A computed fold for a 1457-nucleotide RNA from a metagenome, annotated as small-subunit ribosomal RNA.
It matches the Rfam family "Bacterial small subunit ribosomal RNA". Rfam 15.1 lists 42,628 matches to the family in 10,626 species.
RNA sequence: AGAGUUUGAUCCUGGCUCAGAACGAACGCUGGCGGCAGGCCUAACACAUGCAAGUCGAACGCGAACGCUCCUUCGGGAGUUAUUAGAGUGGCGCACGGGUGAGUAACGCGUAGGAAUCUACCUGAUAGUGGGGAAUAACAGUUGGAAACGACUGCUAAUACCCCAUACGCCCUUCGGGGGAAAGUUUUAUCGCUAUCAGAUGAGCCUGCGUUAGAUUAGCUUGUUGGUGAGGUAAUGGCUCACCAAGGCUACGAUCUAUAGCUGGUCUGAGAGGAUGGCCAGCCACACUGGAACUGAGACACGGUCCAGACUCCUACGGGAGGCAGCAGUGAGGAAUAUUGCGCAAUGGGCGAAAGCCUGACGCAGCCAUGCCGCGUGAGUGAUUAAGGCCUUCGGGUUGUAAAACUCUUUCAGUAGGGAAGAUGAUGACGGUACCUACAGAAGAAGCCCCGGCUAACUUCGUGCCAGCAGCCGCGGUAAUACGAAGGGGGCUAGCGUUGUUCGGAAUCACUGGGCGUAAAGCGCGGGUAGGCGGUUCAAUAAGUCAGAUGUGAAAGCCCGGGGCUCAAUCUCGGAACUGCAUUUGAAACUGUUAGACUAGAGUAUGUUAGAGGCAAGUGGAAUUCCUAGUGUAGAGGUGAAAUUCGUAGAUAUUAGGAGGAACACCAGAAGCGAAGGCGACUUGCUGGGACAUAACUGACGCUGAACUGCGAAAGCGUGGGGAGCAAACAGGAUUAGAUACCCUGGUAGUCCACGCCGUAAACGAUGGAUGCUAGAUGUUGGGAGGUAACUUUCAGUGUCGUAGCUAACGCGUUAAGCAUCCCGCCUGGUGAGUACGGUCGCAAGAUUAAGACUCAAAGGAAUUGACGGGGACCCGCACAAGCGGUGGAGCAUGUGGUUUAAUUCGAGGCAACGCGAAGAACCUUACCAGCCCUUGACAUGCCUGUCGUGGAUUUCAGAGAUGAUUUCCUUCAGUUCGGCUGGACAGUGCACAGGUGGUGCAUGGCUGUCGUCAGCUCGUGUCGUGAGAUGUUGGGUUAAGUCCCGCAACGAGCGCAACCCUCACCCUUAUUUGCCAGCGGUUUUAGCCGGGAACUAUAGGGGAACUGCCUAGUUUAACUAGGAGGAAGGUGGGGAUGACGUCAAGUCAUCAUGCUCCUUAUGGGCUGGGCUACACACGUGCUACAAUGGCGGUGACAGUGGGAAGCAACCUCGCGAGGGGAAGCGGAUCUCCAAAAACCGUCUCAGUUCAGAUUGCAGGCUGCAACUCGCCUGCAUGAAGUCGGAAUCGCUAGUAAUCGCGUAUCAGCAUGACGCGGUGAAUACGUUCCCGGGUCUUGUACACACCGCCCGUCACACCAUGGGAGUUGGCUCUACCUUAAGCCGCCAGGCUAACCCUUCGGGGAGGCAGGUGACCACGGUAGUGUUAGCGGCUGGGGUGAAGUCGAAACAAGGUA
Repeated sequence: AGAGUUUGAUCCUGGCUCAGAACGAACGCUGGCGGCAGGCCUAACACAUGCAAGUCGAACGCGAACGCUCCUUCGGGAGUUAUUAGAGUGGCGCACGGGUGAGUAACGCGUAGGAAUCUACCUGAUAGUGGGGAAUAACAGUUGGAAACGACUGCUAAUACCCCAUACGCCCUUCGGGGGAAAGUUUUAUCGCUAUCAGAUGAGCCUGCGUUAGAUUAGCUUGUUGGUGAGGUAAUGGCUCACCAAGGCUACGAUCUAUAGCUGGUCUGAGAGGAUGGCCAGCCACACUGGAACUGAGACACGGUCCAGACUCCUACGGGAGGCAGCAGUGAGGAAUAUUGCGCAAUGGGCGAAAGCCUGACGCAGCCAUGCCGCGUGAGUGAUUAAGGCCUUCGGGUUGUAAAACUCUUUCAGUAGGGAAGAUGAUGACGGUACCUACAGAAGAAGCCCCGGCUAACUUCGUGCCAGCAGCCGCGGUAAUACGAAGGGGGCUAGCGUUGUUCGGAAUCACUGGGCGUAAAGCGCGGGUAGGCGGUUCAAUAAGUCAGAUGUGAAAGCCCGGGGCUCAAUCUCGGAACUGCAUUUGAAACUGUUAGACUAGAGUAUGUUAGAGGCAAGUGGAAUUCCUAGUGUAGAGGUGAAAUUCGUAGAUAUUAGGAGGAACACCAGAAGCGAAGGCGACUUGCUGGGACAUAACUGACGCUGAACUGCGAAAGCGUGGGGAGCAAACAGGAUUAGAUACCCUGGUAGUCCACGCCGUAAACGAUGGAUGCUAGAUGUUGGGAGGUAACUUUCAGUGUCGUAGCUAACGCGUUAAGCAUCCCGCCUGGUGAGUACGGUCGCAAGAUUAAGACUCAAAGGAAUUGACGGGGACCCGCACAAGCGGUGGAGCAUGUGGUUUAAUUCGAGGCAACGCGAAGAACCUUACCAGCCCUUGACAUGCCUGUCGUGGAUUUCAGAGAUGAUUUCCUUCAGUUCGGCUGGACAGUGCACAGGUGGUGCAUGGCUGUCGUCAGCUCGUGUCGUGAGAUGUUGGGUUAAGUCCCGCAACGAGCGCAACCCUCACCCUUAUUUGCCAGCGGUUUUAGCCGGGAACUAUAGGGGAACUGCCUAGUUUAACUAGGAGGAAGGUGGGGAUGACGUCAAGUCAUCAUGCUCCUUAUGGGCUGGGCUACACACGUGCUACAAUGGCGGUGACAGUGGGAAGCAACCUCGCGAGGGGAAGCGGAUCUCCAAAAACCGUCUCAGUUCAGAUUGCAGGCUGCAACUCGCCUGCAUGAAGUCGGAAUCGCUAGUAAUCGCGUAUCAGCAUGACGCGGUGAAUACGUUCCCGGGUCUUGUACACACCGCCCGUCACACCAUGGGAGUUGGCUCUACCUUAAGCCGCCAGGCUAACCCUUCGGGGAGGCAGGUGACCACGGUAGUGUUAGCGGCUGGGGUGAAGUCGAAACAAGGUA
């Protein structure tokens, strides 16, 4: 410090996720030792048991027992124990210490201050401590009660209580005066007591500032705010009361609601911040819940009291007792948190004069890897790199110097011995602990997570979208580095992972440090309050600001430097820091404030000026419609085409007149005006704003702008008018599968006017307002200046282009989206949702404000390359058109589907499967089916054993055959070291293995199809762009062509195109047999037959020829095109071979090869028979026809490619024929297949025929082991459909189509198929609008699996969260009223009453108590409002889900933008 994830790729925006650190943690696996720390975060839930606050005899009275000693009448007594135990009176303490965080948003806390206070014990000071009195507990007796606890009578003491005296100082005061104290103890010393002042400590009170969220909480308040007086308090104060006034708080957030103890600090972070407040420390609050006071220096009191309530316990039922949020511990809750331990030895606290007692504070120990820190589980040497494991290309590699083995060491743990400090004199729980020494032995001591990327670390097996993983992206559907296991590796280590939480990364709430044209985001536009900000200059001031000083900022913690436990953690000392607050001294630049001055901002004035700026009244013409009348006749209207509709009752058309409403053609313009919405005929009136010029006046008067307020298109609403045209709804007609639409005919609200609402729009420049600064060019509107003019210049608008700069890019660019300042508004992932609830507004419609749950890992912006478009432009192709001939109808052939079957083997499936693999299924082929057989196998290699071979022909038997048994004949390997030794062959058994047309073409190689013989596809360097990419390859011409030329930030190059290759067409040359025969000769059989020839043809070798080379024209002097000449051929001359980068997971595992997988007496191998040939039907491709361009008969002319020995066969002969029997020749320019056919002549005369030939019968032929299933051919006979083929569709542009025959491969036989060959031989192409396919450029895109794409909504089903809901159940708060415990206060006080006073001694008074009464008041009750939460039949929408249903809304002009 970053990384992953949106895309085909890119940049950006933006969320989600990860790597880090931390924890009072928990869970899983594992676990050796020690030190230090920590340990109910949940139920402030309930608690058994024990302990946690007592102490003082030196304040006081009383007062045992055991024991011991003595005496004894044996009953006991005395002394001692004894300053005893024990309770009581009294004093001090119990308000500390310890716990918890429920409440509290508060002067509670923090910080800094303040004045009107108190303070036991402690310290200092001053003064005093005299006299007297009356009670009471304990105790004793009687008595009530189950108990708790009492009642009565009597006795008694004090540092308990009371009175008197005294009063420096103290308190009150009307300033005259008045008031108030004490206690003793002790032999002494002492310790106490009283009053007052002061200190210290602690506490109370007040104030400034700071201290969570919500405005879907906007108003709150009546003791409320203030005053006067009184009361009350330690003290100020509405703290309380009476009276008076009507205030007080609040947008700088009152009130209300929710949440929360606050802080020092802690965690994180570079910091600023954010989160947090456990342990330790300070403060606060609380003590079962609520209320109350008493005592006291201090409490409204955790282990006190009273009352009420809930709960628990005891009870004799009458009554009582209790409060672990003290330490342990129990139950419950929970993911989860310890011992009913030891000790007061230390530190500290209470009491005491002290000894001492008490102390679950505290010091220790126990439990827990909960955390931090330290240590160990050994070290060295050790290669046949052992074995084993794992992997393997089978060679090896790895685990791995790791182990073993050898040599060492002993930390820790263990055993034994010694043994502290902590303790100033004594006293040690810890503890026989820490530590030291000795001894034995490598001995007792390693796990956890991970290994697809992020992120360090890889292989094998298993599994097969299953099981599972997953923090995000995502893995798993048969070759998973992602699941599970193993081997190996990586990380950390007594721990390691997971989960949860916080901060970080996140600049993802942005103060430091973000944004708002299109990604989320500028209010629709003005006015304007508060607020914020504000021109030049002088002076003053000192609030902000800056500097210094002082006080404070507790300690601990953090940081730095020391010290010390062996180190560290821990502990300890010192320093720094604590960024803060307050006080004070100073400075005066800036901001503020005060007081002057100025004119550049702003405004005013004067003059001029443009304009659809606004409002009102009036006027005008064109057009539509309607009405009246005329002319006129059958249609009109409307559409893609129609129909509804109108019209013979006279429409449409046309002419004239009239009515009425609405809107204002041309002018008209990126023009003008207005804040925006918006404004368009003309005239008049009223009226707002702007611009320019002048520089006279004012003198900062300014800018912005929450709240507020006004305006605000269209639609809509209310009332009343108006209504021509248009036109939601609605009706009809069409279209359509449907058509609640698009189109048509009608048509009502509405549109118009007046008044009043609504308050929203893609109210857009998707761009808030103001000010200043930062190149220009060009158009235009208004004004000014200069100039004769052209024009120049200036101010204010309005457009286009563009520099710098900005931007993710697009783009913006003086009209900023640039550089800056000020103010306002708004944004923070998508969805849910601009929705629900609540509030406000509205007549309503609705508007405004505005969430959450749930769910996703994206959603999005700009640009790029493709692909696509029922987008555009250009171009090409038998693509259309123009033609010729077909298919689709018939019969048959053939292939396919389907069906059938034991099997009908398999594959191919739009073009690019379907006369395809198959260049030929009767057996074989053959892969399929049935049956019968074989199991190292039909075939290969190796090992082992045996034989030496064997191979061929053949007889018989069984069998369907394979096979088994059997007979005869022929043949008898090579080398040799002579050994069955080697090679070779065969047989046998067993093992390795063979074998598979079994699966996967979506694991593959190879081969092939297709776009397409289309003109494209790329690269290097350079340049442009942040980048994907672009450029080149685009553009202008041209071409069959990315062919060539020109231009150009490109320059070159490669694969394609073309050419080079083959063939056909012309010529030359060479050669001359089997081909040829012109000339010469011969023969006559008249045939190149012979001699011969090499001219011609032909054959097959080599050359030539064509290149836009020449001419003319056009074009840019180019490329090229058009025409012409010559030429056999002319513009690639015809044909072929040749197929770029790639696409289709195209085809093929059944040509072959091959990974993996499956079968192994079978999914392998052999054989016989059957099947692949089935047949209601559907489709493709063909053949033959339907006839006269023909059939039949006759005559009989002219080819070429090819083939031939298990062959082609002349010729002769037999047969009607297929064919048979003989047979020459020929492995071929020689012989042969071989006859070419259409052509020509004659006949038939339009009919199911002299057409057509299916089908069937009979008789034959050929091939073959064999023609039944299931071959071909022949003859005779039979003579079906069919009379030119619906929608649709195919081929072909010249030697082509059409038509005619011929040959070959395969092959025993079998072709209408395939591949070739020649004969005859056309028609048409205006042209590129349309259909199809393709190419280039461009455009749009929400597509990229790329339009066979993407994607929307209803409905149906399942699940989830949520709104409404008659109501219902709780909580909280408030209001009114009722009731009122305990208690304090006031009043009464007739009952009771020791101290003091008076007294006549009877009593009375003061005071006190009981009792009564009044005010206040907790709980409770009644009624009601508000608020909040749960549930709720039913219901609303939302989200998610699998392959559902219906449509086809959006993305292309998405087919109606």